Model confidence (mean pLDDT): 76 of 100. Predicted 3D model of a 394-nucleotide RNA (Bacterial RNase P class A) from uncultured Altererythrobacter sp.
RNA sequence: CCAGGGGGCCGGGCAGUCGCGUUUCUCACGAAGCGAGGAAAGUCCGGGCUCCACGAAACAUGGGUGGCGGGUAACGCCCGCCGUGGGUAACCACAGGGAAAGUGCCACAGAGAGCAAACCGCCUCCCUUCGUGGGAGGUAAGGGUGAAAGGGUGCGGUAAGAGCGCACCGGCGGGCCGGUAACGGUUCGCGUCACGGCAAACCCCACCCGGAGCAAGGCCAAAUAGGGGUCUCGCGCCCGUUAAACGGCAGGGGUGUUUCGCCCCGAGAGGCCCGGGUUGGCUGCUAGAGCUGCGGAGCAAUCCGCAGACCAGAUGAAUGACUGCCCAUGCGGGGCUGGUGCAUCACGCAUACCGCCCGCUGGACAGGACCCGGCUUACAGGCCCCCUGGCAUU
Numbered sequence: 001c002c003a004g005g006g007g008g009c010c011g012g013g014c015a016g017u018c019g020c021g022u023u024u025c026u027c028a029c030g031a032a033g034c035g036a037g038g039a040a041a042g043u044c045c046g047g048g049c050u051c052c053a054c055g056a057a058a059c060a061u062g063g064g065u066g067g068c069g070g071g072u073a074a075c076g077c078c079c080g081c082c083g084u085g086g087g088u089a090a091c092c093a094c095a096g097g098g099a100a101a102g103u104g105c106c107a108c109a110g111a112g113a114g115c116a117a118a119c120c121g122c123c124u125c126c127c128u129u130c131g132u133g134g135g136a137g138g139u140a141a142g143g144g145u146g147a148a149a150g151g152g153u154g155c156g157g158u159a160a161g162a163g164c165g166c167a168c169c170g171g172c173g174g175g176c177c178g179g180u181a182a183c184g185g186u187u188c189g190c191g192u193c194a195c196g197g198c199a200a201a202c203c204c205c206a207c208c209c210g211g212a213g214c215a216a217g218g219c220c221a222a223a224u225a226g227g228g229g230u231c232u233c234g235c236g237c238c239c240g241u242u243a244a245a246c247g248g249c250a251g252g253g254g255u256g257u258u259u260c261g262c263c264c265c266g267a268g269a270g271g272c273c274c275g276g277g278u279u280g281g282c283u284g285c286u287a288g289a290g291c292u293g294c295g296g297a298g299c300a301a302u303c304c305g306c307a308g309a310c311c312a313g314a315u316g317a318a319u320g321a322c323u324g325c326c327c328a329u330g331c332g333g334g335g336c337u338g339g340u341g342c343a344u345c346a347c348g349c350a351u352a353c354c355g356c357c358c359g360c361u362g363g364a365c366a367g368g369a370c371c372c373g374g375c376u377u378a379c380a381g382g383c384c385c386c387c388u389g390g391c392a393u394u
Stems, first nucleotide, its partner, number of pairs: 001390010012326007020035006037365001041376002044374005049213004054261006062209005067081005082096001083094004097204002102202002104198003119143002121139007151169006170193001171190008217283004227274007236249003251265004291308007327363001330360005336355001338354002340350003
């Protein structure tokens, strides 16, 4: 200097005039403080909070996650490590348990795609119209088809071949060592070492899981028609009593099923349809699993301690408009007492790059609505840090 990889930050600034929302102060006029995002987007996850659901256990059903360890309020998130794949590398990606529990699929092509297979070919023998044409047996090393053809390479062996034998690799299994573990290393054994791929196919295994959501919910005010129709289950027994109430039992309900407990009913418990009123106000509503700085522990995610500050709370829904200056960016121009290069005693010349000057241009994605932690997607331009590879110079 060029190319690549990973991470972080900013994403307009200053001044003035007028105009908005909110909080506090003031009798009032008015004054002062504060006033969008890294994604506010998507509504994909996890929670806080609120209401509803009786609780517990087992089973089923439904949903989610899927290497190991750690972080967190929690997660499908984050960090570190392992393995596989891609890349020269830095690094990136992973829906990463099980195919010998079972079922299913692998189109077309091809002889053959699950417990399969002989199209071409090779070898041996026989026949022969002598054309390499026919038949029998052996074969799966070579070729073809295909995404994939029943381990791979090499040597030997064979009629020709084949794990047929051997060596190495791969696969399966045992021991030892390292590691919390996933796993890795080493060594020994096995050639009955056929049992392919797909589970982001159904499934099996392990672990986890109530529902709805601020339009949740609470309060006030106001109004109407304590409206109408229909269906299902049940309305039983005992004690006491004139009878009823009260108490108890059977029974019914609260749950997809069962058991236990608890609660309700014990004469009521539910479903569906039609119709009417209310659409107003207050609250929930912003001080937090929060932010900033410093120190400590940890590879890190993160955690602990100390100190400091308070940063929107609207409700058809606020932060805008104008002016001036500065500036990011892009384009064009200027050798300008600069840097730089060339040359000279000096004067000088050049302008690719940096700096400087002039003119024009004019800033991406995009805006809360209960609040947080994440993920995903969008983003003009600029700055900083670290790492990898290449080239040149010293």
Its Rfam family is "Bacterial RNase P class A". Rfam links the family to the GO terms tRNA processing, ribonuclease P activity and dimeric ribonuclease P complex.